Background:
The part of an RNA shown here (large-subunit ribosomal RNA, domain I) has 551 nucleotides and comes from Dictyobacter arantiisoli. Model confidence (mean pLDDT): 81 of 100. It was read from a public genome assembly.
Context: one part of a larger RNA
RNA sequence: AGUACGAGGUGGAUGCCUUGGCGCUAAAGACCGAAGAAGGACGCGGAGACCGGCGAAACGUUCGGGGGGAGCUGCAUACAAGCGUUGAACCCCGAGAUUCCGAAUGAGGCAACUCUUCCAGAGUGAUGUCUGGAAACCGCCCGCUGAACACAUAGGCGGUGACGGGGGGCAGUGGGUGAACUGAAACAUCUCAGUAACCCGACGAAAAGAAAUCAACCGAGAUUCCCGUAGUAGUGGCGAGCGAACCGGGAGCAGCCCAAACCAGGGAUCCUUCGGGAUGUCUGGGGUUGUAGGACUAGCAACACAGGAGAGUUUUCUACUCGAACACGUUGGAAAGCGUGACCAGAGCGAGUGAGAGUCUCGUAGAGGACGGAGAACUCAAAUUGGCUAGGAUCCUGAGUACCACGAGGCACGUGAAACCUUGUGGGAAGCUGGGGGGACCACCCUCCAAGGCUACACAUCUUUAGCGACCGAUAGCGAACAAGUACCGUGAGGGAAAGGUGAAAAGCACCCCGAGAGGGGGAUGAAAGAGACCCUGAAACCACGUACUC
Numbered sequence: 001a002g003u004a005c006g007a008g009g010u011g012g013a014u015g016c017c018u019u020g021g022c023g024c025u026a027a028a029g030a031c032c033g034a035a036g037a038a039g040g041a042c043g044c045g046g047a048g049a050c051c052g053g054c055g056a057a058a059c060g061u062u063c064g065g066g067g068g069g070a071g072c073u074g075c076a077u078a079c080a081a082g083c084g085u086u087g088a089a090c091c092c093c094g095a096g097a098u099u100c101c102g103a104a105u106g107a108g109g110c111a112a113c114u115c116u117u118c119c120a121g122a123g124u125g126a127u128g129u130c131u132g133g134a135a136a137c138c139g140c141c142c143g144c145u146g147a148a149c150a151c152a153u154a155g156g157c158g159g160u161g162a163c164g165g166g167g168g169g170c171a172g173u174g175g176g177u178g179a180a181c182u183g184a185a186a187c188a189u190c191u192c193a194g195u196a197a198c199c200c201g202a203c204g205a206a207a208a209g210a211a212a213u214c215a216a217c218c219g220a221g222a223u224u225c226c227c228g229u230a231g232u233a234g235u236g237g238c239g240a241g242c243g244a245a246c247c248g249g250g251a252g253c254a255g256c257c258c259a260a261a262c263c264a265g266g267g268a269u270c271c272u273u274c275g276g277g278a279u280g281u282c283u284g285g286g287g288u289u290g291u292a293g294g295a296c297u298a299g300c301a302a303c304a305c306a307g308g309a310g311a312g313u314u315u316u317c318u319a320c321u322c323g324a325a326c327a328c329g330u331u332g333g334a335a336a337g338c339g340u341g342a343c344c345a346g347a348g349c350g351a352g353u354g355a356g357a358g359u360c361u362c363g364u365a366g367a368g369g370a371c372g373g374a375g376a377a378c379u380c381a382a383a384u385u386g387g388c389u390a391g392g393a394u395c396c397u398g399a400g401u402a403c404c405a406c407g408a409g410g411c412a413c414g415u416g417a418a419a420c421c422u423u424g425u426g427g428g429a430a431g432c433u434g435g436g437g438g439g440a441c442c443a444c445c446c447u448c449c450a451a452g453g454c455u456a457c458a459c460a461u462c463u464u465u466a467g468c469g470a471c472c473g474a475u476a477g478c479g480a481a482c483a484a485g486u487a488c489c490g491u492g493a494g495g496g497a498a499a500g501g502u503g504a505a506a507a508g509c510a511c512c513c514c515g516a517g518a519g520g521g522g523g524a525u526g527a528a529a530g531a532g533a534c535c536c537u538g539a540a541a542c543c544a545c546g547u548a549c550u551c
Stems, first nucleotide, its partner, number of pairs: 001550006008543002015536001016501002020472002022469009031168002039101003042055003046079001051074001052059001061095001063094005071083003106115003116135007137165003140161001141159005172203001173201005183190001187237001213220002224251005234242002255454003258398001262285005268279004290432001292397004296391005305386001306384001310380009320368003326341005342359002344348001350362003403427008413439001434449005488495002508535001511522004
């Protein structure tokens, strides 16, 4: 030095565990903000660094109601000082209070700071000072003023208001702008993809929505979502790929209001023979559709139905309460194990307790409970809204619209035979004997009524509660089971960890010895200390030690 064995150190794998995650289901809820949000800074404790809680009324209230019932002063032991059956702690519902920054809004500013004016009050001999309030911008409304230019308008000034806006929000949602890597085995049309990203808006959902829709000679009857139709018909350097609809089955169902004609009334302008007329506008009534409807004229009906402010009843949530039934022996440190004999069960889901507990504890089945707050359903119900018939002369029924040309975009559809929808440029109708569509176009036929608007539910996402899992079990599962978006890195945008386990109980080793101490040896506790806080188990690499053999 090597090999083998032994007994150790180091190290933290493995096993076991779970406070934390992940996913799904059901139910409920869903915006906050100038009445100052979201998010923070700084403070508040007897001693207080973090976290959590709270805001100068500051680990909470000289407030109210309800629950709760012997202990309490978070995490967090111990100390100090206190509170509590005259009901503390704790929980629920309300009220109050809520520094400074932040849209931040009196002005400024390097956020959490600095400085000011006015009004009222406190204080001073007076000033300084202190307290409370007001003072940003935009829009609306009202008033005053007021150019070019006479009236007017623009503009200016002021008032008003517990008038509106501003900012925030993981995801969902509508719209605007809109890539590239990539795929096509290169690449340019194409694809990725109308995705990502950015911007605007709104809501608890959003959007869409009551046919100028489909269909096919039969018919359907707003929208949305799911399943099928179907990877079909198509489209496509006919490559890569993209990819419907009709129709059927379900979820859920809900329909309405204007514009116009006509009538009534009020301003305005123009004309006037001062009788009035014309034009245009505002308000109210009227009216809302396609087997055309309405106005208008002539009749009928006035009740029924809809609606749902508010009220009542029931019920749910927001604290909780009651809730059956077991003993002995035995092993053991410990019984819930084993043995013997019992019991309950509308409860043998589950968790805990010194090892596997229906009967020990919390619970579970079941039953009960609310002053107050919030929601739902049902009943009653105010305002309000909405009729029918006949006639067919006249009037009305959404215009720079439909449509056409050119250029684009959207439709599964890449210009194609390319309809349909949208529209940048140019042209430009009819008007009910009217107009659109049925995938070029024409005819016939069928069907619908554009150029105004609103609309719950079913669908998406998030949160809470309850439950579940052939989901993970600390290199896994969220990045985060621990003071985690922390430490740390970066000028910054941003990036971003590691880190769980004594024991049933601290019973966390009194006392003695060695040592400066750290540490160790006795001893004590404990079932175990080879469980001693670097603490369950304690693999391997690696390190030295002992024994044997070999060189």